[in-house]
Order: sequence, then structure tokens, then C1' cells
RNA sequence: GAAGUCGGCCGGGCAGUCGCUGCGUGUUAUGCGUGGAGGAAAGUCCGGGCUCCAAUGGGCAGGGUGCCAGGUAACGCCUGGGCGGCGUGAGCCGACGGAAAGUGCCGCAGAAAAUAUACCGCCGAUGGGGGCGUUCGCGUCUCACAGGUAAGGUUGAAAUGGUGCGGUAAGAGCGCACCGCGCCGGUGGUAACACCGCGUGGCAAGGUAAACCCCACUCGGAGCAAGACCAAAUAGGGGGGCAUACGCGUGGCCCGCGCGGCUCCCGGGUAGGUCGCUUGAGGUGCUUGGCGACAAGCAUCCCAGAUGAAUGACUGCUCUCGACAGAACCCGGCUUACAGGCCGGCUUCCACC
Repeated sequence: GAAGUCGGCCGGGCAGUCGCUGCGUGUUAUGCGUGGAGGAAAGUCCGGGCUCCAAUGGGCAGGGUGCCAGGUAACGCCUGGGCGGCGUGAGCCGACGGAAAGUGCCGCAGAAAAUAUACCGCCGAUGGGGGCGUUCGCGUCUCACAGGUAAGGUUGAAAUGGUGCGGUAAGAGCGCACCGCGCCGGUGGUAACACCGCGUGGCAAGGUAAACCCCACUCGGAGCAAGACCAAAUAGGGGGGCAUACGCGUGGCCCGCGCGGCUCCCGGGUAGGUCGCUUGAGGUGCUUGGCGACAAGCAUCCCAGAUGAAUGACUGCUCUCGACAGAACCCGGCUUACAGGCCGGCUUCCACC
């Protein structure tokens, strides 16, 4: 210098004028002071706080998670490690428990897709047919009929350990050596796991669990329109007192009873209002512990809180001419969108000293 990889940060700036809105304050409808979107406020996909409802405990059913250890309020998140895959490398990616508990499935092709099996091929030792020889015991050649075999070929994403030597009629873990695998033991590590064995087993059943399933852990439901409080007008409900004059009902009449009247009290609840509402697992700085996620201590700061719902408009100067997008109870994550720019760690290659 070029290419790459990982992490962090910024997301126009300054000034003026007129507005909107929370809070404080002076005065009585306005003035002054001060605060006023984001890294994702988004998707609403996980986890928690908070609120109400439910709830003795346990089990079944159902959902979720799934290598190991740690962090955390918790998580499906994060950190570190292991294993597998990709990359020359920095580094990246992985639903990464169990397939000898059981069940199911494996299209096409292929002999065969899992109790194994045989299309081409190889062999034909043994048995059988035929020829020749014969000392009549058999020998030898041949056929590929029975049969043997799984070396080689063929199919497929995947074919029943691999290579070599021996062995054989041809072959075969049939035997042996090495490699691989299972089990056992030892060593290191908290563990996942790794390494070692002149220990052992000829190898004992391919794949699929985001198929059922098994194992381990875990999960009550609904959500701020949660929920709590105050409470009109009109109507209606309950109770006490007064009146019983009148009207209506009680099948025609009388008594009685009920309803209608006046007055006082009570609670429920609609409109409306108040709270919940933003001081919080909070931000910043330093120190300490830890590889790290993170934790602890000290100091310091207060940083939107609306409810038709604010955060805007215009102008000037300036620069590299400005992306994605806007709170609605709060917080921790994940995912997705994003013009342009800045900083740092590391890797590979080239050149020079």
C1' cells in the first nucleotide's frame, strides 16, 4: 500500500422569529424559566417487573427448551470452552441429547433400502451329465445342471468397516498387520471432551427424532382498554318518616293490602375526572474482582409522559447537503430497516529498510 475480518461510535451544526406540549412560578389569561423521541421508539418473536383472577400437594394430558460450564430478575439471550463443517488465515456457521427401548418411513433407479439379498460376473472344490485313458481302485478333459461366492461391474443422497498380505475352486474378518469403531482401564480437565494402552471384542442393527417416541429441565391464565379511586344530569333500586284526602288494581260491593304523593338517608353505576405514569434490575465517571459476559463499592446526574394525544414551521450562515424511521405501563434480549462517515484490534499478500 492492497484485500479481508471482527468490534465500537456518530446519524448535520449554529443563530433568530412564530408555534405545540409536561413541570415550576408570578399574575388572573397571559408572561417568565426549564424539559421535550430512537438506535432501532419498528416487528410484537422470547424473557421479566407490575396489576387482577385462579391456586393444598402430586400425577396425566399439552407446550417449550436441548453439547458443557458460567452470567442474569429471567430468557429461546449473552460470555467462555468442547465437538462438527467452511476458510491460506483473522474468523464465520451449527435445534449440537438419545437410532443396540419400541413403532413408522426411505420416491426414482437398483439384485438388494435392512429378519437381508444376487442382474452381469467369478468359481464349479463337492454332487451330476458327456468324452478319453485305465492296472477297473480311479485319473484327466469338458458342460455350466445342482450348487458355492460377494472380489469386480451396474443403481443411488446413502449399500452392511477400509488398505494390504495370506488363504481358497472362486471368495469371504476366514486368518493376520496397520487404520477406523465399540467396550474396559488409565491420565488431564469442574464438565462437555481430549489423549494413551504390547487392554479387549472380528466388528455386534445404514439413514431419518424441525416422524411418533424416550430421557432431562421447565411452563397457571389474562393483560395498562391491567387495575384502583371520586362521581353529575336524567332514569332506576333499597330503607326510614309523614299523609291516607283522592285515583287505579285486587272478576260486583265493603274492609284490608299493593301502586301512584311529599321528605330524609343509603349504596351501585353511566358520562366525565383523578391515580396507575415514569426514580429505574436507571445513566455517567473512577476503583476493585473476573479471560469474559458480569458483579461489588464510591462519587455524581434526573433525562418525554401526552389522552384527539405535543416534539413543528419559516429564515439566515455553514459543511462532507443529511438514511431508516417516530414514544403511549416499564425493563432485558432477538430479529428486521438504515444515505453517509469516523475510530480501533487482528489476518493474508506485495514493496522497501

A computed fold for a 353-nucleotide RNA from an uncultured Ectothiorhodospiraceae bacterium, annotated as Bacterial RNase P class A.